[in-house]
Large-subunit ribosomal RNA, domain I from Candidatus Reddybacter sp., 513 nucleotides, folded computationally.
The RNAcentral record of the full RNA draws on ENA.
Its Rfam family is "Bacterial large subunit ribosomal RNA".
Lineage of the source: Bacteria > Pseudomonadati > Pseudomonadota > Porticoccaceae > Candidatus Reddybacter.
Context: one part of a larger RNA
RNA sequence: CGCAUACGGUGGAUGCCUUGGCAUCUGGAGGCGAUGAAGGACGUAGGAGCCUGCGAUAAGCUCGGGGGAGCUGGCAAACAAGCGUUAUAUCCCGAGAUUUCCGAAUGGGGAAACCCACCCAGUGUAAGCUGGGUAUCCUGCACUGAAUACAUAGGUGUAGGAGGCGAACCCGGGGAACUGAAACAUCUAAGUACCCGGAGGAAUAGAAAUCAAACGAGAUUCUCUUAGUAGCGGCGAGCGAAAGGGGAACAGCCUGCAAGUGAUAGCUUAAGUGUUAGAGGAACCUUCUGGAAAGUUGGGCGACACAGGGUGAUAGCCCCGUACUCGAAAAUACUUUUGUGGUACUAAGCUUGCGAUAAGUAGGUCGGGACACGUGAUAUCUUGACUGAAGAUGGGGGGACCAUCCUCCAAGGCUAAAUACUACCAGAUGACCGAUAGUGAACUAGUACCGUGAGGGAAAGGCGAAAAGAACCCCGGAGAGGGGAGUGAAAUAGAUCCUGAAACCGUAUGCGU
Numbered sequence: 001c002g003c004a005u006a007c008g009g010u011g012g013a014u015g016c017c018u019u020g021g022c023a024u025c026u027g028g029a030g031g032c033g034a035u036g037a038a039g040g041a042c043g044u045a046g047g048a049g050c051c052u053g054c055g056a057u058a059a060g061c062u063c064g065g066g067g068g069a070g071c072u073g074g075c076a077a078a079c080a081a082g083c084g085u086u087a088u089a090u091c092c093c094g095a096g097a098u099u100u101c102c103g104a105a106u107g108g109g110g111a112a113a114c115c116c117a118c119c120c121a122g123u124g125u126a127a128g129c130u131g132g133g134u135a136u137c138c139u140g141c142a143c144u145g146a147a148u149a150c151a152u153a154g155g156u157g158u159a160g161g162a163g164g165c166g167a168a169c170c171c172g173g174g175g176a177a178c179u180g181a182a183a184c185a186u187c188u189a190a191g192u193a194c195c196c197g198g199a200g201g202a203a204u205a206g207a208a209a210u211c212a213a214a215c216g217a218g219a220u221u222c223u224c225u226u227a228g229u230a231g232c233g234g235c236g237a238g239c240g241a242a243a244g245g246g247g248a249a250c251a252g253c254c255u256g257c258a259a260g261u262g263a264u265a266g267c268u269u270a271a272g273u274g275u276u277a278g279a280g281g282a283a284c285c286u287u288c289u290g291g292a293a294a295g296u297u298g299g300g301c302g303a304c305a306c307a308g309g310g311u312g313a314u315a316g317c318c319c320c321g322u323a324c325u326c327g328a329a330a331a332u333a334c335u336u337u338u339g340u341g342g343u344a345c346u347a348a349g350c351u352u353g354c355g356a357u358a359a360g361u362a363g364g365u366c367g368g369g370a371c372a373c374g375u376g377a378u379a380u381c382u383u384g385a386c387u388g389a390a391g392a393u394g395g396g397g398g399g400a401c402c403a404u405c406c407u408c409c410a411a412g413g414c415u416a417a418a419u420a421c422u423a424c425c426a427g428a429u430g431a432c433c434g435a436u437a438g439u440g441a442a443c444u445a446g447u448a449c450c451g452u453g454a455g456g457g458a459a460a461g462g463c464g465a466a467a468a469g470a471a472c473c474c475c476g477g478a479g480a481g482g483g484g485a486g487u488g489a490a491a492u493a494g495a496u497c498c499u500g501a502a503a504c505c506g507u508a509u510g511c512g513u
Stems, first nucleotide, its partner, number of pairs: 001512009015498001016462002020433002022430007029422002031165002039102003042055003046079001049075003061096006070083003107116003117134007136162009169200001170198005180187001184234001210217002221248005231239002252414003256354006266340002270336007278326003284299002288295001300317002302306001308320003363387008373399001394409005449456002469497001472484004
């Protein structure tokens, strides 16, 4: 040095576990904000730090309700100082108070969490203190008021509104390229990504100047089909309907004047059903093994409850629960209801009479865009430029165009449901993951760390049933570490702690060289 066996070290695979994730379903909720949000900074406990909570009234204050023996949040034990024990503790729910500074941030400024003001009121001899106000834009009203006579612009004041944030869904205004076409230019990708504006719990659309076809239908939206059909297309790549039929859901209305009648919203009374705390809730003992019984043995019991979890191994009957039943002072949602309300922030009541029925519009020409439809024989919709009717004896459409016929009535407006989505709350489910997986994150995680910045972005779970976390002794540096002793079922479960593979490194023995 090699081989073999045994025993170790190192290492952290594997197995088992789950506090965390992932994907869905059902229901709720669908917003928050100048009454100052979202998000932060700084504070705040008897004692340092981080998290949570809270705000100079600062892990909290007041009131109402629930609950009932312990409590002073977590990491995180012990101490200190207290509170409470049969109902004013802690705790849970509802309502209120407080709520520093920054942030739309709004008195002015500013390198966010800082600096510097003015006005009014109160108070004070005064310095000062306390409270309130002072941004911009839009709209209404009032006052004032240029060039310029009337006026207008402008100015001032006052009242109301807006502003910012938020996951997706929605509507509108803009709008790529990679790519595909086996190159590439029309085309495609795609009206996608992205940017901007706006709204709602949904949004948009919507009561035919619609379709249809010689029969008829009767707003819109969504869906299955029609159908990869008819078509479009360097007729390439590709793009791709509609009518009709089956369903979901259904709802229709308004306008100017006059007259009459008096519905609804809102507010309010009462009741009911939910939500935001909760309450009751059946039935078991024993033998053996064992550290421990839920296992085993014997004999019982409950079940509208044998869903699930926990308990020293596998528990219907030990605990929490579960089926089922009950429950709210307060707040809130919906339904019904009482009164009020007198046309009001309303889609919309009904009756009668009179009236109106939408002009730079329809259409045309040129240039674009949208329609499945790339200008094509191209209808229809839309509109930048230029033009430009008719007036119900009228007008639009029926895919060039004309006639006949059929059908509808544009150029004003409103409208629930069926549909889309899920940041958020509750419950449930899984031939989903189980710590290199599953979220980036099961742990101090968007942390540490990197970057001027935009931004990038980890690693890291497990003693034991219970800390019973090793008193005491010995070696040692008052060490580290170890040996005894003790605890424990187990300490080769000793905190670098379950299991503990391999690589790698040893010790002992044997054999070989």